[in-house]
RNA sequence: CUGUGCUAUGUGGGGAGCCAGCGGUGCCCUAUACUCGCAAUCCGCUACAGCGAGGCAGAACGCCGCCUUCGGCGUAUCGUAUGGGAGGUCAGUCCCCGUUCGCGGAACGAUGAUACCGGGGUCUUGUGCAACGUUAUACUAUGAACCGUGUCAGGGCUUGACGGCAGCAGCACUAAGUAGACCAUAAUGUGUGCCACAAGGUAGCUUCGGAGGAGUUUACCGGCGGGAAAACGCUUCGGUACGGUAUGACAACGGCGGAUGCACAG
Numbered sequence: 001c002u003g004u005g006c007u008a009u010g011u012g013g014g015g016a017g018c019c020a021g022c023g024g025u026g027c028c029c030u031a032u033a034c035u036c037g038c039a040a041u042c043c044g045c046u047a048c049a050g051c052g053a054g055g056c057a058g059a060a061c062g063c064c065g066c067c068u069u070c071g072g073c074g075u076a077u078c079g080u081a082u083g084g085g086a087g088g089u090c091a092g093u094c095c096c097c098g099u100u101c102g103c104g105g106a107a108c109g110a111u112g113a114u115a116c117c118g119g120g121g122u123c124u125u126g127u128g129c130a131a132c133g134u135u136a137u138a139c140u141a142u143g144a145a146c147c148g149u150g151u152c153a154g155g156g157c158u159u160g161a162c163g164g165c166a167g168c169a170g171c172a173c174u175a176a177g178u179a180g181a182c183c184a185u186a187a188u189g190u191g192u193g194c195c196a197c198a199a200g201g202u203a204g205c206u207u208c209g210g211a212g213g214a215g216u217u218u219a220c221c222g223g224c225g226g227g228a229a230a231a232c233g234c235u236u237c238g239g240u241a242c243g244g245u246a247u248g249a250c251a252a253c254g255g256c257g258g259a260u261g262c263a264c265a266g
Base pairs, nucleotide, nucleotide: 001266002265003264004263005262006261009057010056011055012030013029014028015027020046021045022044023043024042034054035053036052037051038050063258064257065256066255067254069252071250073248074247075246076245077244078243079242080241081240082239084237085236086235087234092232093231095227096226097225098224099223101222102221104220105218106217107216108215116210117209118208119207120206121205122204123200124199125198126197127196128195129193130192131190132189133188134187135186136185137184139180140179141178142177148173149172150171151170156165157164158163
């Protein structure tokens, strides 16, 4: 140096969590690197830290240290986006109220504004008028078997006769009543009225006249003041996602370096 056979050893690792601690099952990341049994109201072990059984590799493709790369994880901070809780009105937004403050707006105004004076209306009372409603009278029609009137056929009674008497039906006129019409009259009533007269009244509205000579109205906008509410802004607390920076410990490939068994044969 080579070959053979053994053994140590290895046969994934890491993070959080659980645990007195160390591992495992379970979750997550990375990676592809055996099998079976046990196992989260857990399963095993004791600082040498899974247990039991089997398989494979085997002193280098294994072990230790350092470095590059890549892949993720944690922490801090910054930026962006997004949503959660609390606060209360702060020089704010939105909402409500008020205020004519503004070389604001709009409307009216020398075809004459605000205010002033005078007379009316609207208002109240009284007396009337008209309309309307109701009722009654009047008008027209109808309307009494007998207990309305007039005339009374027939018939009845009476008379010697002439005549007379009462009187049903019919006819006519009417009473009570019924119907019509709504021209007339009377009474009564009112949420009726461009009504009349008298008295009263003057706050508001409106109208006419007089005088006078420039403003008046509108909360529409801005401003100012006040109020309410918690939707936005604001303050504060803690989230989620992405990205940047810094940092910590890592899986894996690769590189460098270091250390390391036994036996036999050549």